[in-house]
Context: one part of a larger RNA
Molecule: large-subunit ribosomal RNA, domain VI
Organism: Rickettsiales bacterium
RNA sequence: CGUUGGAAGUUUGAGAGGGCCUGUCCUUAGUACGAGAGGACCGGGAUGGACGUACCGAUGGUGUUCCAGUUGUUCUGCCAAGAGCAUUGCUGGGUAGCUAAGUACGGAAGAGAUAACCGCUGAAAGCAUCUAAGUGGGAAACUCGCCUCAAGAUUAGACUUCCCAAUUAAGGUCGUAGUAGACCACUACGUUGAUAGGUCAAAAGUGUAAGUGUGGCAACAUAUUUAGCUAAUUGAUACUAAUAACCUGA
Numbered sequence: 001c002g003u004u005g006g007a008a009g010u011u012u013g014a015g016a017g018g019g020c021c022u023g024u025c026c027u028u029a030g031u032a033c034g035a036g037a038g039g040a041c042c043g044g045g046a047u048g049g050a051c052g053u054a055c056c057g058a059u060g061g062u063g064u065u066c067c068a069g070u071u072g073u074u075c076u077g078c079c080a081a082g083a084g085c086a087u088u089g090c091u092g093g094g095u096a097g098c099u100a101a102g103u104a105c106g107g108a109a110g111a112g113a114u115a116a117c118c119g120c121u122g123a124a125a126g127c128a129u130c131u132a133a134g135u136g137g138g139a140a141a142c143u144c145g146c147c148u149c150a151a152g153a154u155u156a157g158a159c160u161u162c163c164c165a166a167u168u169a170a171g172g173u174c175g176u177a178g179u180a181g182a183c184c185a186c187u188a189c190g191u192u193g194a195u196a197g198g199u200c201a202a203a204a205g206u207g208u209a210a211g212u213g214u215g216g217c218a219a220c221a222u223a224u225u226u227a228g229c230u231a232a233u234u235g236a237u238a239c240u241a242a243u244a245a246c247c248u249g250a
Stems, first nucleotide, its partner, number of pairs: 001152001005163007015149004021049007033038001051106005059100004066093005071086006110144003117137004170248004174190005195241003198237005204230003211224005
């Protein structure tokens, strides 16, 4: 821009894409078959491999925004306590998020029409013949079925609701953000408000802070103290910021 009034929401599915793999074991059954050796079709069940999709409750990884320990050195006048630098200085753990080696699930069943092939009936050709008329079976391939996208499907579809003018319905600018993201877009919210921050509480992590007392010559230990601190998590709370205003619009 179109879809022939303008919008919001919900949809149909022409069409397109994805998927389509496979082993072993048990049973049927040591049955059919076979002199024996050996050893099934068909059917039922279990469990794997590779591949794919989703997810983070558990197991782990990461986690330079959390906690602790510790070395050297500089500084905060000194002690104590801290800060900077040294690969995040090094080391031990670790929330959210992301993730696999983790967890869950998938390939199917079924239907239709068929290929090679196997048939029934059956003439031409008194026989025979699956074929000439007629009529069956038959494959991971084909068309559906499963999953995803999909009305620019210009054949531009359908349904519900809203709106009749110095503008309504609606959308946008703008702002707070993230389930989104390079930007844009998308999504949630904008005081009739929990959108983000803050605060409070909780969860979770680390592992018992500082100060002071006591014991010890001291290093240090111990009590206060399962303390202190704490990121992305959860709940509550308008304290802060989403104010106000403007634009488009049949």